[in-house]
RNA sequence: UGCUCAUCCAGAGGGACUGAGGGAACGGCCCGUCGACGUCCCGGCAACCCUCCUCGAACGUCUUCGUCAGCACGAGGCCCGUCGAGGAGUAGGUGCCAACUCCGGCCUGCGGAAACUCCGCAGGGAAGAUGAGGA
Numbered sequence: 001u002g003c004u005c006a007u008c009c010a011g012a013g014g015g016a017c018u019g020a021g022g023g024a025a026c027g028g029c030c031c032g033u034c035g036a037c038g039u040c041c042c043g044g045c046a047a048c049c050c051u052c053c054u055c056g057a058a059c060g061u062c063u064u065c066g067u068c069a070g071c072a073c074g075a076g077g078c079c080c081g082u083c084g085a086g087g088a089g090u091a092g093g094u095g096c097c098a099a100c101u102c103c104g105g106c107c108u109g110c111g112g113a114a115a116c117u118c119c120g121c122a123g124g125g126a127a128g129a130u131g132a133g134g135a
Base pairs, nucleotide, nucleotide: 001135003133004132005131006130007129008128013042014041015040016039017038021031022030023029026104027103028102043097044096045095048093049092050089051088052087053086054085055084056083058082059081060080062077063076064075065074066073067072101127106124107123108122109121110120111119112118113117
């Protein structure tokens, strides 16, 4: 850098430095010299990876028994691993700590206005972010 999968209406801020932009891009709407954004320090949130526990018994190169010359096959089991459900933890790898990913765009459905475009609600999508895996 691009691919796959999962999640994105919950949660969590103080200080120091700096000084004008920032919220990915566009439109809107916000944040910001009462100091935003950023960097550093400390603190916190959460539970993706991770660790542990319980349950299940679908699977295995696990295991027991039986059959077979053998390859294998059948019936069970839950010690191990995978998988599924639930719970606990936070040492470690990340992540995060304004606003739902701040909202929208594209499509569909429903409703409304009054006039061919708007508005509201719901669902999906696009784009993006984060993690995990693999290239």
The RNA shown here (SAM riboswitch aptamer (S box leader)) has 135 nucleotides and comes from Motilibacter peucedani. The organism belongs to Motilibacter, within Bacteria. The coordinates come from a structure-prediction model, not an experiment, and the mean pLDDT is 82. Its Rfam family is "SAM riboswitch aptamer (S box leader)". About the family: The SAM riboswitch is found upstream of a number of genes which code for proteins involved in methionine or cysteine biosynthesis in Gram-positive bacteria. The sequence is in RNAcentral, with records from Rfam.